[in-house]
Predicted 3D model of a 160-nucleotide RNA (c-di-AMP riboswitch aptamer (ydaO/yuaA leader)) from a Thermoleophilaceae bacterium. The sequence was found by an Rfam model in a public genome assembly. The coordinates come from a structure-prediction model, not an experiment, and the mean pLDDT is 76. It matches the Rfam family "c-di-AMP riboswitch aptamer (ydaO/yuaA leader)". Rfam describes the family as follows. This family represents a conserved RNA structure found upstream of the ydaO and yuaA genes in Bacillus subtilis and related genes in other bacteria.
RNA sequence: UAGUCCGGCCCGCCUAAGCGCUCGGAGCAUCUUCGGGCGCACGGGGGACCCAUUGCCGGAAUUCCGGCUGGGGCGAAUCGGCCGCAUCACCGCGGUCGUAGGGCCGCGGCAGGUGGCCCGAGUCCGACAGCUCACCCCGUCGGCAACAGCGAACCGCACG
Numbered sequence: 001u002a003g004u005c006c007g008g009c010c011c012g013c014c015u016a017a018g019c020g021c022u023c024g025g026a027g028c029a030u031c032u033u034c035g036g037g038c039g040c041a042c043g044g045g046g047g048a049c050c051c052a053u054u055g056c057c058g059g060a061a062u063u064c065c066g067g068c069u070g071g072g073g074c075g076a077a078u079c080g081g082c083c084g085c086a087u088c089a090c091c092g093c094g095g096u097c098g099u100a101g102g103g104c105c106g107c108g109g110c111a112g113g114u115g116g117c118c119c120g121a122g123u124c125c126g127a128c129a130g131c132u133c134a135c136c137c138c139g140u141c142g143g144c145a146a147c148a149g150c151g152a153a154c155c156g157c158a159c160g
Base pairs, nucleotide, nucleotide: 012144013143014142018040019039020038021037022036023035024034025033026032027031041140042139043138044137045136046135051130055068056067057066058065059064070128071125072124073123074122079098080097081096082095083094084093085092101119102118103117104116105115106114107113
């Protein structure tokens, strides 16, 4: 001097999912971690008066008959076209293309705007909850990124 090892400090994103104080245990320990307690912060649910309170398909032909459809919460995650399966049909399942909605990065005289890349899931309650003052209850999980180099997109012109 370089590398390696240990520890500390600083730094980005989704989500409500974090911060502080304190007691005890563990590690060599300023520090970290585990558990308990308290406070702050963020988020969700239940819950009066008043108000509000299911639809679809088929057959008929005179207001009828038959078939089908539970409801609700968290979350951006809804809704639709087409194709296939299934059905008398609707509902349903799968695929595909969009979409309400949502996230990140960049550009801009950073104001209106504008470009790019993504998500558009899942899960919980268990027959039950609309709104809702007082009041009551619950959550603070989980999942990612990082350096350097190369390159891409956008844009312009020409040709087809």